[in-house]
């Protein structure tokens, strides 16, 4: 410090997620030791048991017992001493208000910080003074009696005090008054006078007394400590809480208090708080600190420390220095316990502990040795505070689980390409060491202090044995360090995000290996960080979320120039405070560290004070430039009102006139013979104002358009006078605010929601058409919203230009004018530099550079919804959430693809033609069906006469049956045998059994090589699966003209440029231009065939000339001319001419030429696309079968036939059929072969065998054609299917299931619907010939030649393709994407009759305890009094207040709720097609 995730890729916006640190944690797996810490976060739920606050005999009275001992004894016991002035209890004093616990309540002067107390108190303690005198009456304990179960209580009697009370004395205390000084101040200090207030003793020194000493007592002053009260400032959320308040705010007086004060009361006044957030609601103890963070911040408030609050819940006071009191009292309530049912007792949020709750948190331990506290003169006692120990890896820190050597790189595991690699120096083995743990022995400090050590026989030290007792957890797809095998097969599962898993998973599970951390490791939860993702530091708002529709203006914020003053802000110094601990730094102590000690720094704050005066502020005095006013001009659809005008439309009356009009893509509804439409005269009505008219004008915006008049707002120009900062913005507030809509009254021509009809359509509640009501118009009122947009708030300064235009001013030219030019203000457009921007773009009219003010945003959906509130007649508007859900949603730009977008171009693509297919019969392939099997594959173009260049057996992979199991085939080993041939038996054959013949080749004589048989196992074998694991090969777009690269340049980038543009071409072919310059794969050319010529060569080919011969023939001699054969050359290049083009590339025409513009044909197929095809050609990974999914055999099947489709053949006839005759090819094939002449057969063919390994012989006849003849338009002399019979050939074998021949038979079919195919010249069409495969089988396929056309205006349209451009919400790329209803399931939410709760307030009733007040009667020791009685006190009563309770109405909040509403989510449901392209009616508000 960043990373992953939206996309095909990119940049941006933006959310989600991760890596870090931390924890009072919990859970899972695991667990050796020690130190130091920490340990109910939940039920402030309930608590058994024990302990946690007592102490003092030196305040006081009284005073045991057991035990021991002595004496007496009637042995029952009694007494003395001691125990012992002890225990227990009581009076009294001090303490119990501390310590300890908890965080319920509390949003508050509770807390923090700083002040105030001149408005206060303070026991014990310290210092300094003064004093402690004289009397009195009780009472508990105790004794006796009563009541009660108990708790307890009551009566009588006795007694003491440092208990209680009276008197005396007394001030510097207190009260009142007067005076002086001081103070900022309600006051402080001092002086005088008057009044008033006190006490207690105990102990020691020898035992009495005194003195003295110690402790205690009273009073005063001061200190210290602690506390009370008040104030400034500070720190939670909600405005869907906006008004709250009657002791309320203030005053006077009184009371109360330690103390100011409405704290309380009486009276008076009517105030007080609040947008700087009152009141209400929700939540919460606050802080030092702790966690995190670079910091600012954010979160938190365990342990430790400070403060507060509470003590079962609520209320109350008493005592006291201090409490309204955790282990006190009273009352009420709930709960628990005891009970004799009458009544009582209790309060662990002290330490342990129990139950309960919970994911979860410890021992009913030891000790007062230390520190501290209470009491005491002290000894001492008490102390669950505290010191320790126990439990818990809960955290932090430290240590260990060994160290060195050791390669045969052991065994074993894993893996493998079978060689190896790896675990791995790891182990074994050798040599050592001894931390921790263990054993034995010693043994502290902690105690300052005479004694005293819980911890503790602990820490620590020494010795001993011995590698022995001590390693796990998580992870290994990316982020993120770490990879393989097996299993599984969208299953099981994983997952923090992205995402893995559908048969080769580094992502699931296991294993091996590796990585990380380590006595821990992971997971979960929470917080901060990363997140600049709430932005003060430090963000934004044209299009991503975000500028209010617009203006006026209140509060507020901000504010021009020059002086003076002040010093609030600001700055500087000093002082006080900012507890300790913690953090940080330094030093030191535990062996180190954690931990601890000491010192420092820091504590950014608050307060006081001294100073400075630039800036802000306040104030004062001025100024004119901001702002405004007056004056003079000028522009304008600015606003309101009144009347006026013409064109058009429609209606009415009348005329002319006749059959249609109207409307559409085409129609129909509609109107019209009752006279329409058309035309024309006249009249009426309402609405809107053509031309001018313009990115022209005006207005704040909405908006404003005939012309005239009246009223009126604003802006602008010019110069000048005046005011003197009067300004800008603007939360709330207020006005205006299109259209639609609403209310009332008018108006209503045209248009026109709804509605009706006609069309369209699968449907058409639409688009189109005919009608048509609200409405649109006016007046008055409401509504208050729009994509109210420049998607751009207002104001002010500054920052290159260019070019239009509107309205003013100035100037130049011009005689004036119209122009023209220069310039300056105010508007309004375009282009553009810098700059900005994610880019697009903006750019003096900023989205630049700055300042001021306001509004708004913080992922998408849910949702601008629900609830609440306000507004509205309603419609609805404004304000405005959450649950839940997703990992995206989005902006701009890029490359593609696509478009029922555009432009250009090409192609037998269309058009123009010719011939077909689709109809018939047959052939063949496919689907389907059937079957034991009908083997498998190919399936739009690009499967379907395809794999298959040829299924009777074989092929053959399928089926049935019969066999074999190292196998039909390969290699290796052992044994035997040559191999091989013939025959017999069984069988359908495979096979099984048997007989005979045969002994080869090499040899070092052991044997070996080929081959056969048998045996064992390694292995063979599979046309079994996966073409979606693959290689190779192939199809297709497409022989289309494209596809890329290097360098450079442009862009943040994806990318662009080049390759686009202007021409041209068959072509990215070439030329020109150009931030490109070059290059590669493609195109073309090079290659083959063919077309012309030449040269060479001349057999098997040829024969012009010469000769010979024949019935005839190159038959023969001969020839090398010609044809031909097959080698090599030539030739064609836009080379020449004319025109055109840009002087180019090229194009058009012409000449010459065999051939002319790539001459014709072929081979040749760029980058890539289709997970295209093929595991059945072959090869191959993985999986699978192994007496079978292998292999052999026989027979069957692949040929099966209601039906459908594709491809062909033959036809339907006269351009023909038939008969006869006569011609002319090319290219091939042939020894397991082609097979001549001849003979036989009607024929297929047979017999036979010449010749030929082929320019020689054979297949071989070419056919159409031509010449004759016949048929004469018919289902025919067309057509040949089908069927019967008879044959031929091949073959082991033609039944299923071959081909051919002959005789006979003679079906459909008369040119073929919708639709659709091929072809542009030697082509189509037509005619025959050959070949491969092959025993046989060809209408198929591959070739060959013969005859030989028609048409192309042209590119509008269909199809396909190419280039450029445009839109896009597509990128699996339009066979895309995607919307809504309905149906199903699940989820959360709203509404809802109602029923059930919670908390709080108000009214009323009742009213405990208790303080206070009053109080006749009742009771009473202290004082007065002889007494009566009094003073005083008490009880009881009454009153005010008052908790809880009861009750009424109203509000608020929560869950439940039949039903209901929408919402969200959910691989393959229904209906349509709304949006994205002009999305097929542009979309949207």
């Nucleotide at each position: 410090a960043g990373a992953g995730u939206u996309u095909g890729a990119u940049c941006c916006u933006g959310g989600c997620u991760c890596a870090g640190a931390a924890c009072g944690a919990a859970c899972g797996c695991u667990g050796g030791c020690g130190g130091c810490g920490u340990g109910c976060c939940u039920a402030a739920c309930a608590c058994a048991u024990g302990c946690a606050a007592g102490u003092c005999g030196a305040a006081c009275g009284a005073g045991a017992a057991a035990g021991c001992u002595c004496c007496c004894u009637u042995c029952g016991g009694g007494g003395g001493g001691u125990u012992a002035g002890u225990a227990a209890a009581g009076u009294g004093g001090c303490g119990c208000a501390a310590g300890g616990g908890u965080g319920a309540g509390u949003a508050a002067c509770a807390c923090g910080u700083g002040a105030a107390u001149a408005a206060u108190c303070u026991g014990c303690c310290c210092u300094c003074g003064a004093a402690a005198u004289u009397g009195g009456g009780a009472u508990a304990a105790c004794u006796c009696g009563g009541c009660g179960a108990a708790a307890g209580u009551u009566g009588a009697g006795c007694u003491a005090a440092u208990a209680c009370c009276g008197g005396a004395u007394a001030a510097g205390a207190c009260c009142a008054c007067g005076c002086u000084u001081c103070u900022c101040a309600a006051g402080a200090a001092g002086c005088g006078c008057g009044g008033c207030c006190a006490a207690a003793g105990g102990g020691g020194u020898c035992u009495c007394a005194a003195u003295c000493c110690c402790c205690g007592u009273u009073u005063g002053a001061g200190g210290a400590u602690g506390a009370g009260u008040u104030c400034g400032c500070g720190g939670a959320c909600c405005a869907u809480u906006a008004g709250c308040u009657u002791g309320u705010u203030g005053g006077u007086g009184a009371g109360a208090u330690a103390a100011a004060a409405g704290c309380u009361c009486a009276c008076c006044a009517a105030g007080g708080c609040u947008a700087c957030g009152a009141u209400g609601g929700u939540u919460a103890g606050c802080c030092g600190g702790c966690c995190u963070g670079a910091g600012a911040g954010g979160g938190u408030g365990a342990u430790c420390g400070g403060c507060c609050a509470c003590a079962c819940u609520g209320g109350a006071a008493c005592u006291g220095a201090g409490a309204c009191a955790c282990g006190g009292u009273c009352c009420a309530g709930a709960c628990u316990c005891c009970u004799a049912c009458g009544g009582g007792a209790g309060g662990c949020a002290g330490c342990a502990g129990u139950g309960g709750g919970g994911a979860a948190u410890a021992u009913u331990g030891c000790g007062c040795a230390a520190u501290g506290g209470g009491c005491g003169a002290a000894a001492g006692c008490c102390u669950g505070a505290c010191g320790c120990a126990g439990c818990a890896a809960c955290g932090c820190c430290g240590c260990g689980u060994g160290a060195g050597g050791g390669a045969u790189g052991a065994a074993g595991g894993u893996u493998u390409u079978a060689g190896g690699a790896u675990c791995g120096u790891a182990a074994a083995c050798c040599u050592c060491u001894g931390u921790c743990g263990g054993a034995u022995g010693g043994g502290a400090a902690g105690a300052a202090u005479u004694a005293u050590g819980a911890c503790g026989g602990u820490a620590c030290c020494a010795u001993c044995a011995g590698a022995g007792g001590a390693a796990g957890c998580c992870c290994c797809g990316g982020c993120u360090a770490a990879c393989u095998c097996c299993g599984u097969g969208c299953c099981a599962g994983c997952a923090g995000c992205c995402g893995c898993g559908g048969u080769a998973a580094u992502a699931c599970g296991g294993a091996g290996g590796g990585g990380g951390c380590a006595a821990g490791c992971g997971u979960u939860g929470u917080u901060c960080g990363g997140a600049a993702u709430u932005a003060u530091u430090g963000g934004g708002c044209g299009u991503a979320a975000a500028g209010c529709g617009u203006a006026u203006g209140u509060a507020g914020g901000c504010g021009g120039u020059u002086g003076g003053a002040c010093a609030a802000g600001u700055c500087a110094g000093a002082c006080g405070u900012g507890u300790a601990a913690g953090c940080c730094c330094g030093u030191g102590g535990c062996u180190c560290a954690a931990c601890c000690a000491c010192g420092g720094a820091a504590u950014u704050g608050c307060g006081u004070u001294u100073g400075a005066a630039a800036c802000u502020g306040u104030u004062u005095a001025a100024c004119u430039u901001g702002a405004g006013u007056g004056c003079a001009g000028g522009a304008g659809a600015g606003g309101a009102a009144a009347g006026c005008g013409g064109a058009a439309u429609u209606c009415c009356c009348a005329g002319u006139g006749u059959a249609g009009c109207g409307g559409u893509g085409a129609a129909a509804u509609g109107c019209g013979u009752a006279g329409a439409u058309a035309u024309c005269u006249g009249g009426g009505a309402g609405a809107a104002c053509a031309u001018c008219a313009g990115u022209g004008g005006c207005g704040a915006a909405g908006g404003c358009g005939g012309a005239u008049u009246c009223c009126u707002g604003g802006g602008u120009u010019g110069g000048u006078a005046c005011u003197g900062a009067c300004g800008c913005u603007g939360a709330g507030a207020u006005g205006c605010g299109a259209a639609a809509g609403c209310u009332a009254a008018g108006g209503g021509a045209g248009c026109g929601a709804a509605c009706a009809g006609g069309a369209u359509u699968a449907g058409a509640u639409a688009c189109c058409c005919u009608g048509g009501u609200a409405g649109u118009c006016u007046u008055a009122g409401c509504c208050g919203u729009a994509a109210a947009c420049g998607a751009u708030g207002g104001g002010u300064c500054c920052u290159a230009g260019g070019u239009g235009u509107u309205g003013g001013g100035g100037g130049a030219u011009g005689u004036u004018g119209a122009c023209u030019c220069c310039u300056u203000c105010a508007g309004u457009g375009c282009c553009g530099u810098a700059g900005c921007u994610a880019a697009c773009g903006c750019a003096u009219u900023a989205a630049g550079u700055a300042c001021c003010c306001c509004g708004c945003c913080u992922g998408g959906g849910g949702a601008g919804u629900a609830c609440g509130g306000c507004c509205g007649c309603a419609a609805g508007g404004c304000u405005g959430a959450a649950a839940c859900u997703c990992a995206a949603a989005g902006g701009a730009a890029u490359u593609g693809a696509c478009g029922g977008g555009g432009a250009c171009c090409c192609g037998c693509a269309c058009a123009a033609g010719c011939a077909g297919u689709g109809g018939a019969g047959c052939a063949u392939g496919u689907u389907g069906c059937u079957u034991a099997a009908u083997u498998c594959g190919a399936u739009g173009c690009a499967a379907c006469g395809c794999g298959a260049a040829g299924a009777a057996c074989c092929u053959u992979a399928c089926c049935a049956g019969g066999g074999c199991u190292u196998g039909a085939c390969a290699u290796c080993c052992g044994a035997g045998g040559a191999a091989c041939c013939u025959c017999c038996u069984g069988g359908a054959a495979a096979c099984a059994g048997g007989a005979g013949g045969g002994u080869g080749c090499c040899u070092u004589c052991g044997g070996g090589a080929a081959c056969c048989u048998c045996g064992a196992g390694a292995c063979a074998g599979g046309u079994g699966c996966u073409g979606c694991a693959u290689g190779g090969c192939u199809g297709u777009c497409g022989u289309c003209a494209g596809c890329u690269c290097g360098u450079g340049u442009c862009g943040u980038g994806a990318g662009a440029u080049g390759u686009u543009g202007g021409g041209u071409u068959a072509a990215g072919u070439c030329c020109c231009g150009c931030a490109a310059c070059g290059a590669g794969c493609g195109c073309a050319a090079c290659c083959c065939c063919u077309g012309u010529c030449c040269u060479u060569a001349g057999u098997u080919g040829c024969c012009a000339u010469c000769a010979g011969g024949u019935a005839a023939u190159g038959c023969u001699g001969g020839g090398a001319a010609c044809u031909c054969u097959a080698a090599g050359g030539a030739g064609a290049c836009a080379g020449c001419c004319u025109g055109u083009g840009a002087c180019a590339a090229g194009c058009a025409g012409g000449a010459g030429g065999a051939a002319g513009g790539u001459g014709g044909g072929g081979a040749u197929g760029a980058c890539g696309u289709c997970a295209a095809g093929u595991c059945a050609u072959c090869a191959u990974g993985g999986c699978u079968c192994u007496u079978a999914c292998g292999u052999c055999c026989u027979g069957g099947g692949c040929u099966g036939c209601a039906a459908a489709c594709g491809u062909g053949c033959u036809a339907c006839a006269a351009u023909g059929g038939c008969u006869g005759g006569u011609a002319c090819a090319a290219a091939g094939g042939g020894u397991u072969g082609c097979g001549a002449u001849a003979c036989c057969g009607c024929g297929a063919g047979g017999u036979g065998g010449a010749g030929c390994c082929a320019a020689u012989c054979c297949c071989a006849a070419a056919a159409a054609a031509c010449c004759a003849g016949u048929c004469u338009c018919a289902g025919u002399u067309c057509g040949g299917a089908u069927u019967g019979g008879a044959g031929u050939c091949u073959g082991c074998a033609a039944c299923u299931c071959g081909a051919c021949u002959c005789c006979a038979u003679g079906a459909a079919g008369g040119u073929g619907g919708a639709a659709u195919u091929g072809c542009u010249a030697g082509u189509a069409a037509u005619c025959g010939c050959g070949g491969a495969u092959c025993a046989g089988c060809a209408u198929g396929c591959c070739g060959c030649g013969g005859u030989g056309a028609a048409u192309a205006c042209g590119u509008u349209c269909c199809c396909g393709g190419g280039u450029c451009u445009u839109g896009u919400a597509c990128a699996c790329a339009c066979c895309g994407c995607c919307c809504g209803u309905c149906a199903a399931g699940c989820u959360a939410g709203g509404a809802a009759a109602g029923a059930c709760g919670g908390a709080a307030a108000c009214g009323g009733c009742u009213g405990a305890a208790g303080u206070c007040a009053c109080u006749a009667a009742c009771c009473c020791a202290a004082c007065c009094g002889c007494a009566a009685g009094g003073a005083g006190g008490g009880a009881a009563g009454u009153g005010c207040c008052g908790a809880a309770g009861c009750u009424a109405g109203a509000g608020u909040u929560g869950g439940c709720g039949a039903u209901u509403c929408g919402a969200g989510c959910u691989a393959a449901g229904u209906c349509g097609u709304a949006a994205c392209a002009a999305g097929g009616u542009a979309a949207c508000c």
Predicted 3D model of a 1485-nucleotide RNA (small-subunit ribosomal RNA) from an uncultured prokaryote. It matches the Rfam family "Bacterial small subunit ribosomal RNA". Its mean pLDDT, the model's own confidence on a scale to 100, is 85. RNAcentral holds the sequence, with entries from ENA.